[in-house]
Context: one part of a larger RNA
RNA sequence: CCAUCGUUAAGGAACUAGGCAAACUAGCUCCGUAACUUCGGAAGAAGGAGUACCAUAUUAGGGUUGUAGCAAUACAAUUUGAACUGGUCGCAGUGAAAUGGGCUUCGUGACUGUUUAACAAAAACUUAGGGCUCUGCUGAAAUCACAAGAUGAUGUAUAGGGCCUGAUGCCUGCCCGGUGCCGGAAGGUCAAGGGGAAGGGUUAGCCGCAAGGCGAAGCUCCGAACUUAAGCCCCGGUAAACGGCGGCGGUAACUAUAACCGUCCUAAGGUAGCGAAAUUCCUUGUCGGGUAAGUUCCGACCUGCACGAAUGGCAUAACAAAGAAGCCGCUGUCUCAACGAUGGGCUCGGCGAAAUUGUGGUGCAAGUGAAGACGCUUGCUGCAUGCAACAAGACGAAAAGACCCUAUGGAGCUUUACUGUAACUUGUCAUUGGAUUACGGUUUUUAAUACGUAGCAUAGCUGGGAGCCUUUGAAACAUCCCUUGCGGGGGGUGUGGAGGCAACAGUGAAAUACCAGCUUUUGAGGAUUGUGAUUCUAACUUAUACCCGUGAAUCCGGGUUGAGGACAUUGACAGGCGGGCAGUUUGACUGGGGCGGUCGCCUCCUAAAGAGUAACGGAGGCGUUCAAAGAUUCUCUCAGAUUGAAUAGAAAUCAAUCAAUGAGCGCAAAGGUAGAAGAGAGUUUGACUGCGAGGACGACGGUCCGAGCAGGUGCGAAAGCAGGACUUAGUGAUCCGGUGGUCCCUCGUGGGAGGGCCAUCGCUCAACGGACAAAAGCUACCCUGGGGAUAACAGGCUGAUCGGGCCCAAGAGUUCACAUCGACGGCUCGGUUUGGCACCUCGAUGUCGGCUCAUCACAUCCUCCCGCUGAAGCAGGUGGGAAGGGUUGGACUGUUCGUCCAUUAAAGUGGUACGUGAGCUGGGUUCAGUACGUCGUGAGACAGUACGGUCUCUAUCUGUUGUGUGCGUAGGAAACUUGAGAGGAGUUGUCCAUAGUACGAGAGGGCCUGGAUGAACGAACCUCCUGUAUAUCUGUUGUCCUGCCAAGGGCAUUGCAGAUUAGCGGUGUUCGGUAGGGAUAAGCGCUGAAAGCAUAUAAGCGCGAAACCCGCCUCAAGAUAAGGUUUCCCUGGACUAUAUGUCCCUUAAGACCCCCGGAAGACUACCGGGUUGAUAGGCAGAAAGUGUAAGCACAGCAAUGUGUUCAGCUAAUCUGUACUAAUAGGUCGCGAGG
Repeated sequence: CCAUCGUUAAGGAACUAGGCAAACUAGCUCCGUAACUUCGGAAGAAGGAGUACCAUAUUAGGGUUGUAGCAAUACAAUUUGAACUGGUCGCAGUGAAAUGGGCUUCGUGACUGUUUAACAAAAACUUAGGGCUCUGCUGAAAUCACAAGAUGAUGUAUAGGGCCUGAUGCCUGCCCGGUGCCGGAAGGUCAAGGGGAAGGGUUAGCCGCAAGGCGAAGCUCCGAACUUAAGCCCCGGUAAACGGCGGCGGUAACUAUAACCGUCCUAAGGUAGCGAAAUUCCUUGUCGGGUAAGUUCCGACCUGCACGAAUGGCAUAACAAAGAAGCCGCUGUCUCAACGAUGGGCUCGGCGAAAUUGUGGUGCAAGUGAAGACGCUUGCUGCAUGCAACAAGACGAAAAGACCCUAUGGAGCUUUACUGUAACUUGUCAUUGGAUUACGGUUUUUAAUACGUAGCAUAGCUGGGAGCCUUUGAAACAUCCCUUGCGGGGGGUGUGGAGGCAACAGUGAAAUACCAGCUUUUGAGGAUUGUGAUUCUAACUUAUACCCGUGAAUCCGGGUUGAGGACAUUGACAGGCGGGCAGUUUGACUGGGGCGGUCGCCUCCUAAAGAGUAACGGAGGCGUUCAAAGAUUCUCUCAGAUUGAAUAGAAAUCAAUCAAUGAGCGCAAAGGUAGAAGAGAGUUUGACUGCGAGGACGACGGUCCGAGCAGGUGCGAAAGCAGGACUUAGUGAUCCGGUGGUCCCUCGUGGGAGGGCCAUCGCUCAACGGACAAAAGCUACCCUGGGGAUAACAGGCUGAUCGGGCCCAAGAGUUCACAUCGACGGCUCGGUUUGGCACCUCGAUGUCGGCUCAUCACAUCCUCCCGCUGAAGCAGGUGGGAAGGGUUGGACUGUUCGUCCAUUAAAGUGGUACGUGAGCUGGGUUCAGUACGUCGUGAGACAGUACGGUCUCUAUCUGUUGUGUGCGUAGGAAACUUGAGAGGAGUUGUCCAUAGUACGAGAGGGCCUGGAUGAACGAACCUCCUGUAUAUCUGUUGUCCUGCCAAGGGCAUUGCAGAUUAGCGGUGUUCGGUAGGGAUAAGCGCUGAAAGCAUAUAAGCGCGAAACCCGCCUCAAGAUAAGGUUUCCCUGGACUAUAUGUCCCUUAAGACCCCCGGAAGACUACCGGGUUGAUAGGCAGAAAGUGUAAGCACAGCAAUGUGUUCAGCUAAUCUGUACUAAUAGGUCGCGAGG
C1' cells in the first nucleotide's frame, strides 16, 4: 500500500449518472391496519405493545386409557399444560445465530412462467382470452420425404393447421382507388396441339434462235384463317387482409379565435379515446405542484415536427431481482477521515513461471526532423550500483483496426433487380376401353330464303334468253303445314277442268318467264372432327368387409366381395404462377465516402505570342436545319442618328443628309467578311459517278485538307465556277439481323438453302472506344485482403472564422472626437472556436464528462502600487504596473456549458494529446437484445428517442519519491560546522480606535496610522475534548467440556453488549504567514542642459508594489571545485635493490560482526544498551481501567440479595529491583602518509 472485515465524535445522501455499497429492519404472541379493488385482495399494509428468571404450578384446562354407574358424571393412571397476579436482576430478556427496511406516485407488461450456456432477464417471448382464415377425412388441411412411408391422429369442425392480437373492463370509426385473397358459364388476349389457305424449292412438259420464261403430279419447306385451358385484362366482394385516413381563402360590435361560408383535390380525408407521451424536432414549450434552488418527476394545457383504435385505442385491482420521481427511517456514500483485525505485500528459507525482447554504455530543456527525439544540434545537469514504492514517457504490452475507405473480394438477408428453378396449377398426348344423348366447326348434297322509294308487286347478283309451264291437270276455291317485314311467300291434299307467266308498255340504279353460276340467311340428310352431359365395366385406384398363407399379425401377399372408374394417378410436351430455393449483378470521377453534380461533341478564356496543356476552374452551346438557307450568272449595300412629311405616337411606310461596318451571315461563341461570306433576281441540281499527286492531326481505331485525271451535268457570252451550305458542333467501333443490287462461293453433279461483295437500314450502346440480348437493395449478425495511397480523435501547417491590440476619427457624450463609447476603413498579434489541408500514426496514438493529482502562460477575478475621470465623500468607470498567494458549497442535467439557491475579497481566462483510463469511474457516445415515432414494398435505417449491456496488464528502461551499499574526497578516525545550490512558506475578511472627523445641503462617509478577532491553508503535539483500542475489566444468550453442584474454559463476527490504559489519530491543543533591508516596475519628484525658455534625463540624485534578491523554515561538500575547525591514533626489523617488491614482527585511534532492545524501521539504515550494565523480560510498588471476585455466612420457597469488600482482576505507562538474557568471541583498521 492492497483485499476482506470490526468500530466511529458532530452532521445525515451534502456523495454519486444513480443511496452503488453499507447500515437500519427482522422470530413469536397480542392490538391495530388506508386509498383502491376484478370483493379474491391490497396486508406481514402502515403503526404499536409484550418477550428473561422465580413463585403461583405435582395448578386450571385439554388428550388417551381404565374403574364405578343406565346415563350425566365421579375417580384413578398417563400425557400435555396456561393465564391473572406477585417477586428478582441487568445498559440490554427472539440478550448469540438463523431472521422483511417501510411508504407514496408514474410509465410499461395483466398475472406464474421463458430467453441471448460465457457482457443484454427486459417493456422482449409465452400465456389464458379475442378474431380472421384453411380443412368434411376413400392418404383432411398443414408438415417431412425422390418415392415408399410417416406426423397430424388410432383425432373428425366443441377437431386440427396457419396468421394476428394478448387477462379483465369500455370500445374497436372512415376508405376496396393500389397490392393481395375470394368469386365471376359473357367479352378481349393467349401455349403446345389440331387445322391447313397462300407462298417457296425442285421439274416431266411447253414456249424461245439463244439468254431465259412458264410450269402439272410427286416430294419438300414455310405457313394464314379457324379451334384451344389456366393465367392476365375485365366485373364484383373482402381491411381483427397488406395498407391509407388533405389543402387554401374568408367570416362574430375591443382584440383573439372561428360555430359559419367558399374553393381545390381524394379511395377516404383520423371518429372515440389519449396527448411535450418508451412517440414533441424547436424544447429546459407554458402554467400549477413538490425543493432554498428541480434540463429529471407529478398534474394540466394542446401549437400531435411525426398518437390513434386487434402492426389494437383508452382505463385497470393484483403481480415485477425490470424503468422513473419523491418521502420516512438508516447509515463512513459524503463533509473528512481515524483506529483496529486477518490475509497478502516487505524480510528470510524452499520451490519457481509468463508476456515481452533489432543491438544497447537507455538524462533534461530548447531547436530540428516523415511535422510530439534516450539516440540529431546547442546548452545544462550528471560518481558506481542495489532495494522498496509511484505510474508521466518509452507514440509501453496484448490483438496484420471491429470505425472509415478500397477490392470489377466474400457471405447472410430482402424485393414489383436479372436469369433460372422445386412445388402448385392448366391444357394436349400416352396409360385409356364401350354406349347413349345434346351442342358446335368444316365440307358436301338438297330444299327454301332475299320486301328502301317508284313500279302490277317481296326486283339477291351476273350472264344467257324469246320464249316457258300446263290433260303427267292451268286459273279459281277449300283445307292443312312451314315462313313472315302481317303485305305476303313456299309446299302438301282435295275440288276444279284450261289456262298462266314473260316479252311489250311503264316504273326504276337495275326488269321480271325460263336456264346456268355465285352470294346471304335458314332447314333437312351424309361424311369428318370437336365439346359437354349421362351411363357401362374390364384397365386403373381403393377397403381396421370376409377367407387363406398363419400357431401372433390394424403389415404384406393371394383369393372372395364391395366401392370408385376411364376420372384419378403417373410420364412426356406446353402455358401460367413461383425470393419457397439457387446463381449473380447492383459503374466511375470525387480535396475520405455518401448525397448532389458530371461522363460524348463544338466555341472562348485559363494557355505562359508555334502546336499541345490540368482542376468538382470561369462562360456558353450541340444531339439539328434548309429542295433552298445548295450551284451559277447578274445586280445591290447595312445598323443607327438627325431633319422633314396626313392619320402616325419612342418604334410602321416615305425622303434627304450623316453614317466604315457598330448590321447581317438559320442557331452558341470565336475567327472571318462590304472589292461579300450579307440583300435581291434569273436559270438550275455539282447536295454528281470512278479516282486522287501530296499533305495535316492522332498510340491506334480513325479524322481533316486537297490540286489534278476520266465520265456525264448546271450556270455563264466567255474566262471560268460547282464533288452541298462563311468556317468550326448536329455523333457511335465490332458483332447480329433486315432490304436492294451483284460478274463471286455454294460439300458427287445441276439447282437451291446459305454466305460473300457493293449500297443502305436497325443503338439517348448519352457511363457516348460501346463487358451481356438480359440485372436492384440491406447488413449494428457480419467476414477476409489491404490502406495512414483515405475519413472520424489528437498532433502538424494555415489562420478564412474566432479572440486581443494598435492607427485614422465621422459621430454619441447638454457644450466638448478621445472621462466613457466609437461608424467607414487600415495595420498587426495569438493559436483556446468552427473550418481548410490530408503531413506521422489504420501489423491500433482508447473517445465526452466526472474524480484524483497537478503544472505553466497572462489578455488579472481578488488582494498590492499608480494615472485619468463626466473622481465631492462612499461606491464606481477606464487605463498602466504586477502571476506572490488565493479563487466556496449546493438544486437540475451524462453533461462541458448553462439557469437557479446561498455565500464570498474573489468565485479569472486559457495551454498542457480539448493535461491526467499500464491512476479510478463508465452516466453519455459507439457492437450484439428490445420498443416508440418517422422513412422504406422489404431486408432494414435515423448527429431521433427509450430500457439493458465483460474497462486486461506481476513495471525492463527513462522519469519521480524514499532508502542502502561500494568507491572517491592524497594517512586513518571521532565530533562540530560553512553554505554554492535546491526546496518550502507567501491568502485574506470582519470589528474597534483615530472619527461620526476630512468631504458633503443632507443622506452618507474616508485616506493614513494603531489594535483586536476570525475563515481557509500549513506544521507540530496528545494536557484537555473526542475516536479507536481483536492479549484490560464487567454483564449476558445458546451450546459443549472440566464426573456433578459451585466455579471456570471453548465455539458462535472479538458471539453479542457496556466501559476503557498506552499508542495512533482529529473534530482537540499550540504555533505559522509578519516585520525589516536591498534593488526596481508603472508612477511621482529634485537639480539640469542639449534648445539663454521649458523639461524628472542627456551627466547626476531621490521616492515608489503581495512581484525580484535577502530576511523565516528544511535539505545540502558526490559543491569530483568533493570545503572548514577541534580532538584522537600510528615514529618496527631484515632481504633484494627502486619495485608503492618479498619475508618477519606489530595491530593504534576507531569501527564492525554478534547479542538485549527502541515512541527508529519494508530490508538496510538510524538511536539506546551490552555485567564498570536498568537495554528488554520477570518481580515489587504506583498510576490508570473496570466496578464490589471466589469462598463462607446470613435473609428469602425461589429467582436473588446483603456482609466480608470501593473488593477482585488488570495490555502497552511510571518508579524501583540484576532474578533471566545482553556471555564468550571474531573481523576490519597500521608502522608518519604522491
Molecule: large-subunit ribosomal RNA, half B
Organism: Elusimicrobiota bacterium